[in-house]
Transfer RNA from an uncultured Clostridia bacterium, 84 nucleotides, folded computationally.
RNA sequence: GCCGAAGUGGCGGAAUUGGCAGACGCAAGGGACUUAAAAUCUCUCGGGAGCAAUCCCGUACCGGUUCGAGUCCGGUCUUCGGCA
Numbered sequence: 001g002c003c004g005a006a007g008u009g010g011c012g013g014a015a016u017u018g019g020c021a022g023a024c025g026c027a028a029g030g031g032a033c034u035u036a037a038a039a040u041c042u043c044u045c046g047g048g049a050g051c052a053a054u055c056c057c058g059u060a061c062c063g064g065u066u067c068g069a070g071u072c073c074g075g076u077c078u079u080c081g082g083c084a
Stems, first nucleotide, its partner, number of pairs: 001083007010026003019067001028044005046057004060076005
């Protein structure tokens, strides 16, 4: 230099005929239980606004296509693999 694969909450990792983004697990926090703790059970767990209902933004980054994009197309960055 060329070709291919991958990039999603704090971490791992789903969602692939384009149709509710974050299933499930780990970690973390509140509560219950306990004399206390562990274990167990239960609720919460991306960011912002709001008393709340709810709304907006968010899939490495920047654009495009589409009623609708994590998914398709173009470019860029990073990592891994192959070829020379």